Molecule: c-di-GMP-I riboswitch aptamer
Organism: Solirubrobacterales bacterium
RNA sequence: AGGCGUCAAAGGCAUACCCGUCGCGAGGCGGGGACGCAAAGCCGGAGACCUCGUGACAGGCACGAGGCGGCUCGGCUGCGGAC
Numbered sequence: 001a002g003g004c005g006u007c008a009a010a011g012g013c014a015u016a017c018c019c020g021u022c023g024c025g026a027g028g029c030g031g032g033g034a035c036g037c038a039a040a041g042c043c044g045g046a047g048a049c050c051u052c053g054u055g056a057c058a059g060g061c062a063c064g065a066g067g068c069g070g071c072u073c074g075g076c077u078g079c080g081g082a083c
Stems, first nucleotide, its partner, number of pairs: 005083003012037002017032006035070001041076003045073003049067007
């Protein structure tokens, strides 16, 4: 230097909920607000989950198109003193 964990410091992000707005919908955006987060920074790469459409159709299931990065895995990058 790098990796892991704990305790600090400087900071950062923003769950639920509310308002406005966009969308058939899942959801997205802006404001308020913090449950939490060492990557809760970035990437739909894979899976899971969710929505819409079609087939079958009681449901399940399959396919296609979307959503979700604060579900898991994976990739790239990053702050910091002590032990």